[in-house]
RNA sequence: UUCUUAUCCAGAGUGGCUGAGGGACUGGCCCGAUGACGCCCAGCAACCGUUUACGUCAGAAGACGUAAAAAAGGUGCUAAUUCCUGCAAGGUAUGCGACGAUUCGCUGCCUUGAGAGAUAAGAA
Numbered sequence: 001u002u003c004u005u006a007u008c009c010a011g012a013g014u015g016g017c018u019g020a021g022g023g024a025c026u027g028g029c030c031c032g033a034u035g036a037c038g039c040c041c042a043g044c045a046a047c048c049g050u051u052u053a054c055g056u057c058a059g060a061a062g063a064c065g066u067a068a069a070a071a072a073g074g075u076g077c078u079a080a081u082u083c084c085u086g087c088a089a090g091g092u093a094u095g096c097g098a099c100g101a102u103u104c105g106c107u108g109c110c111u112u113g114a115g116a117g118a119u120a121a122g123a124a
Stems, first nucleotide, its partner, number of pairs: 001124008013041001015040003021031003025086001027084002042078003047074002050069008082116001087113007095106004
C1' cells in the first nucleotide's frame, strides 16, 4: 500500500509545554490568543491479548463458540452522530414551476442502502 471481516447516535481534561492553525476531501457549518494543532501527563473504551465459567470438537496437546471479570501488555480514542453533506432508491410538503392530464421537473424535509473515510484484527 492492497484485500477481507467487524465497528463507527455511548464514553473520556477548568492539567503542563508550545504558539496558529484545525475539523481527511467537496460544499456548508463550526472550533481557535478566554490558546487551536501537536507533545507530555491524566482519562475513556474494551478491537487484540489476559483470567474464569460453561458448551462443542479432539486420544491428547489444544482449537472454536458463549458469558463474565480485570485493565499490567499491543493499539485506538478524548468539540459537534464519522459535525452535516456528496451517489442511488423510496416517502413526504397547504412549497415552486411546467402540462390538456390522473403527470413531470425543481426545492425542502424524512428513511434506507451504497460510496468515501477512520479504527482494530487477519492476510498478501
The RNA shown here (SAM riboswitch aptamer (S box leader)) has 124 nucleotides and comes from Candidatus Carbonibacillus altaicus. The coordinates come from a structure-prediction model, not an experiment, and the mean pLDDT is 81. Rfam family: SAM riboswitch aptamer (S box leader). Its family is annotated with regulation of gene expression in the Gene Ontology. Of the family's consensus pairs, 97% are formed in the model.